[in-house]
Small-subunit ribosomal RNA from an uncultured organism, 1422 nucleotides, folded computationally. Its Rfam family is "Bacterial small subunit ribosomal RNA".
RNA sequence: CUGGCGGCGUGCUUACACAUGCAAGUCGAACGAGAAAUCUUUAGCUCGCUAGAGAAAGUAAAGUGGCGCACGGGUGAGUAACGCGUGGGUAAUCUGCCUCCGAAUCGGGGAUAACAUCGCGAAAGCGAUGCUAAUACCGGAUAAAAUCUGGUUGGCUUCGGUGAACCGGAUCAAAGGUGGUCUCUUUAUAGAAGCUACCGUUUGGAGAUGAGCUCGCGUACCAUUAGCUAGUUGGUGAGGUAAAGGCUCACCAAGGCGACGAUGGUUAGCUGGUCUGAGAGGAUGAUCAGCCACACCGGAACUGGAACACGGUCCGGACUCCUACGGGAGGCAGCAGUGAGGAAUUUUGCGCAAUGGGGGAAACCCUGACGCAGCAACGCCGCGUGAGUGAUGAAGGCUUUCGGGUCGUAAAGCUCUGUCAGGUGGGAAGAACCCACCAAGUGUUAAGACCACUUGGUGCUGACGGUACCACCGAAGGAAGCACCGGCUAACUCCGUGCCAGCAGCCGCGGUAAUACGGGGGGUGCGAGCGUUAUUCGGAAUCACUGGGUUUAAAGGGUGCGUAGGCGGCCUGAUAAGUCAGAGGUGAAAGUCUGCGGCUUAACCGUAGAAUUGCCUUUGAUACUGUUGGGCUUGAGUCAGGUUGAGGUUGGCGGAAUGUGACAUGUAGCGGUGAAAUGCAUAGAUAUGUCAUAGAACACCGAUUGCGAAGGCAGCUGACUGGACCUGAACUGACGCUGAGGCACGAAAGCGUGGGGAGCGAACAGGAUUAGAUACCCUGGUAGUCCACGCCCUAAACGAUGCUCACUCGAUAUGCGAUCCGUAGGGUUGCGUGUCCAAGCGAAAGCGUUAAGUGAGCCACCUGGGGAGUACGUCGGCAACGAUGAAACUCAAAGGAAUUGACGGGGGUCCGCACAAGCGGUGGAGCAUGUGGUUUAAUUCGAUGAUACGCGAGGAACCUUACCUGGGCUAGAAUGCGAGUGACCGGCCCUGAAAGGGGCUUUUCCUUCGGGACACAAAGCAAGGUGCUGCAUGGCUGUCGUCAGCUCGUGCCGUGAGGUGUUGGGUUAAGUCCCGCAACGAGCGCAACCCUUGUCCUUAGUUGCCAGCACUUCGGGUGGGGACUCUAAGGAGACUGCCGGCGCAAGCCGCGAGGAAGGUGGGGAUGACGUCAAGUCAUCAUGGCCUUUAUGCCCAGGGCUACACACGUGCUACAAUGGCCAGUACAGAGGGUAGCGAAGCCGCGAGGUGAAGCCAAUCCCAGAAAGCUGGUCCCAGUUCGGAUUGGAGUCUGGAACUCGACUCCAUGAAGGUGGAAUCGCUAGUAAUCGCGCAUCAGCCAUGGCGCGGUGAAUACGUUCCCGGACCUUGUACACACCGCCCGUCAAACCAUGGGAGCCGGGGGUGCCUGAAGGUGGUGGCC
Repeated sequence: CUGGCGGCGUGCUUACACAUGCAAGUCGAACGAGAAAUCUUUAGCUCGCUAGAGAAAGUAAAGUGGCGCACGGGUGAGUAACGCGUGGGUAAUCUGCCUCCGAAUCGGGGAUAACAUCGCGAAAGCGAUGCUAAUACCGGAUAAAAUCUGGUUGGCUUCGGUGAACCGGAUCAAAGGUGGUCUCUUUAUAGAAGCUACCGUUUGGAGAUGAGCUCGCGUACCAUUAGCUAGUUGGUGAGGUAAAGGCUCACCAAGGCGACGAUGGUUAGCUGGUCUGAGAGGAUGAUCAGCCACACCGGAACUGGAACACGGUCCGGACUCCUACGGGAGGCAGCAGUGAGGAAUUUUGCGCAAUGGGGGAAACCCUGACGCAGCAACGCCGCGUGAGUGAUGAAGGCUUUCGGGUCGUAAAGCUCUGUCAGGUGGGAAGAACCCACCAAGUGUUAAGACCACUUGGUGCUGACGGUACCACCGAAGGAAGCACCGGCUAACUCCGUGCCAGCAGCCGCGGUAAUACGGGGGGUGCGAGCGUUAUUCGGAAUCACUGGGUUUAAAGGGUGCGUAGGCGGCCUGAUAAGUCAGAGGUGAAAGUCUGCGGCUUAACCGUAGAAUUGCCUUUGAUACUGUUGGGCUUGAGUCAGGUUGAGGUUGGCGGAAUGUGACAUGUAGCGGUGAAAUGCAUAGAUAUGUCAUAGAACACCGAUUGCGAAGGCAGCUGACUGGACCUGAACUGACGCUGAGGCACGAAAGCGUGGGGAGCGAACAGGAUUAGAUACCCUGGUAGUCCACGCCCUAAACGAUGCUCACUCGAUAUGCGAUCCGUAGGGUUGCGUGUCCAAGCGAAAGCGUUAAGUGAGCCACCUGGGGAGUACGUCGGCAACGAUGAAACUCAAAGGAAUUGACGGGGGUCCGCACAAGCGGUGGAGCAUGUGGUUUAAUUCGAUGAUACGCGAGGAACCUUACCUGGGCUAGAAUGCGAGUGACCGGCCCUGAAAGGGGCUUUUCCUUCGGGACACAAAGCAAGGUGCUGCAUGGCUGUCGUCAGCUCGUGCCGUGAGGUGUUGGGUUAAGUCCCGCAACGAGCGCAACCCUUGUCCUUAGUUGCCAGCACUUCGGGUGGGGACUCUAAGGAGACUGCCGGCGCAAGCCGCGAGGAAGGUGGGGAUGACGUCAAGUCAUCAUGGCCUUUAUGCCCAGGGCUACACACGUGCUACAAUGGCCAGUACAGAGGGUAGCGAAGCCGCGAGGUGAAGCCAAUCCCAGAAAGCUGGUCCCAGUUCGGAUUGGAGUCUGGAACUCGACUCCAUGAAGGUGGAAUCGCUAGUAAUCGCGCAUCAGCCAUGGCGCGGUGAAUACGUUCCCGGACCUUGUACACACCGCCCGUCAAACCAUGGGAGCCGGGGGUGCCUGAAGGUGGUGGCC
């Protein structure tokens, strides 16, 4: 959220407070006493009242007495305990009612309630006097098999006792009731006594049941609780109890408990069981059952068989209520119910019919135990909400690629069925007792009576409930929801939303195409439920007993000695504690499991079995372990001989160096650094020489060495001293290993006291460095470093690897021994110290007889990161600090090893106009152009580091044009289909800025006769969009980069990621090639193939060419020629091919040869896998979204050309290698019919005119320019420079205002080589000079793309800057260094702490007051 039925179960969290009702009474067969209403009847009279009798009735209520009230029911506060569980003990005990077996029940007495009268009090209640009964109470008698005690006998015994038989002594009892009856006795129809039956009573014994006490074992957490204890532990004696006992007391002793966890603290009722789990376990202790504890809180006793008593008493306390204020009453943790609390749990029900309990002889009474019903989907179980058929696959919804698909046989329709619910009718079982009656029998008796018992029969009793169940009636009719659909995990689409709203168990979704949000459709799961939340176990071998680990992930104690403990060699005997086997007892029932059975089934229930893994007793076994006896030698130790070493402690000695002092020589610096400065020095330093003195450390040897438990140990030598090893095998005989606590040692630094102090040197001072520099560097320098004594006790105290023992391939080196041989050496053997490896192990790295392998023993330690080795507490310390050692809170990781990349102010190798070496520029000026910015009605849009910025644009006056303003259109400017009409076109007029609007005029063509062409045109299907998204896309493009790389197949290696190949040695421009190699091959790239250029040959010869010949107007013009140039087709040529040197080869080198060209000859085209969510939705295409009288379309005008400014790219310059003037020479590649346009003429010129020629090797554009020759200028803002401006023109175009280019005249700005910085270029290159073309009416072209002319300089080299390639290394980076990441601070929030203090709870100890009660004493009363 939803909800049809039934069965069986279950149902307060606050031991919080409780109104009301009920939950324990019963017995007249123990006793005395004893009503009333009402009815009947009698009498009286005032005629509806009074009185009496009977019935009600020996009833109700009350009282004495008996039994019960200690059961049943509730709750879990307390309790960590003999409380519970389990098994024992009681020879240390009790037990009402019940059963069995004995004995007895005699005879007396005095009271007292009730009641009556009186009194007190509000009440609760109480008192006084008087009467009375008992199965109430009290004496007396009797009594043993009871209790106590004396004696004798024998038994058992844990030697404490115990019980049996016999003989004595002492002590203790009782109650009657009911029924029947008359044989005996007595009053004499009948009773009484008596007898008898039953029920009671007393006293014993036994049993059963129940209880008390006690013992072994088990039973939560904290050691940051380590010591606790004075009735404490024990003894003797006494008291007390049903009973042992310091349970209590007196005295005596000083014990008792504790790391196998005492004491203290925290938490908790325990168990059978329940949930979970494969199990072992873990968690739990609802319902049901056993035990315990409690009854408002605390204390206490009384009664009783049993209580220290839930519905009893007393006292104290709190609370509530009543009150006349004096005083009283109460206890739901019984059943219902109420309030409060809370997320949350029911009816103030029916009945004693059943089962059980109390009383009673019984009937019967009581029983909120119990049986039922009610409420709650709270749980479990069962049933239903229909079944069959039904395809135009209906309508409708959703979706779609528009064809369809899906809901879906689903529905409708047709044919059926009848569970449940509803109605009508019928209708159980649960019931058998008890009791009554009848019959029979038994006991008793004189009896067939009475009574008791037994059997049979009949009758009587039902809360549930007219319920279960059955039949009939009608009707598909009344009965389906919830969650989910990204993965885990079964189930997919559309729309909306747009990091918003929201989802989320984990990972994670959502920023315009969301299977994850919300809704719809569809689907999946479960189903009268479904989902969420909380909790427990599981998965988790993630506390590991089963079943884990500790080199680097968390984890080996810093090291040794050693206590307790744990573990322990070989042979043999005993024992039988552990261990194993058999038997017995117990392990409650229920539950679980299995079989069978009962409710229609199931849940549920009944019955039988199994199980209950445990404990106890007993009988055996003896391998192993233990205990004990004997032995052994191999473990361990001792001994003898020898060896080695920086092992330790202490004394003596030594030289070098350093500092200082003295003297001397000597003169200007020394010292120090990256460079300096501080510092020292003319008062004589540094340097040098001699002498003296001080302290500390010990060069060479020296090592990958040795010794030691570790820390650690280094000159030589003496003394003292520990260990190890080798050889021998004389001795002991398991004496061993490990080791919690404990003890000792323990680098450096540090502390205390006293010395010492040369050098070094924290702190400190100064100088530098630096943005700063509390640092690194320098100059000084105090503690300290050294010694003695005493502390400290920690380290990356590391092999990050605990100690001991055994076993498991080898190789090699080395130290110290022993031994052998053929002795520069080698072999064998033992103990050490290293390296590499087999097996094996390991996550891997790695380890590998010195294990991290395989086993055994013992100790220590770990359990996600941070908080934190912190806080608190405790212990140690003089202190510093050390040891032990948390939690709150917080995170979804932290971490290890390895892999691929990327990165590094890591390393190695190499390349590039990358630097360097050069040449010329940019940045300064003016202008052109693009961009930013600003402005604007609009200045349309895009491009933005390199890789945007003369970019899209290869050409914005209109157009273009997408922008703005204004005027217009709405199936539209263009296209297809299209019923229909017959024109359209053209011409003219009006209006208007035009578009457009209005009007006049004019009238078809083809035909196969169906129609078509063309034009108009209604509705519609359709259009249009340079609107958005380049982060939805295709295509295309830029860049790394023309860098040499990027991959694949198979194989091999690795758990895997991945590696190998592709690494290595060479070489190259190249992953180019060669060699090697667990790789062998292959692909995309490189190179080559293609185009062009350079040489030659062949072919061809016009429009090109002209050597020779001829003509000529002297121009290859003409004839002619193919030789040459050239043109354009085909070939040749270059391959390290040849030679020499080097090299294994590949290849490299050579002013080599040859050749036009030489080592890819030059240039172009060609761009691997990929990167940058690079660019482009405005070239085009395209998904989605948006728009449709507008974001579409037409038109006019404007804008894209704005202008304080900033940047990029260029042009022209600043001049003399120049400017100007005159003359003169030589290209290539292109273009041309809406075109190029010659000659001629005009104009200073732009240009005009003109028209020849040319669709082009023919004609034209077309004078190439720099150059060369001659002249002039003379260093100046100029004869440089040309901006700007004025005037006058030309051309294109419909139109040059905004806004074109060009020409002429005039004007003549800035600029004198450009700061920081920065760009290009390695040869026909740079630089410089002009020419052409595309676009195009014209042109803002100084741009772009091409062409040729002239034509350099430099490259030592790879240290550095930038970019790149390969190998290697480190990494905490992987969005990949433009990474990651640390700390303070600010604001807010969360958690915790401190804080003057204040308040409360618990405990210990000391002291004061002290109720009820118990015991004792005393007094009074009976």

The coordinates come from a structure-prediction model, not an experiment, and the mean pLDDT is 83.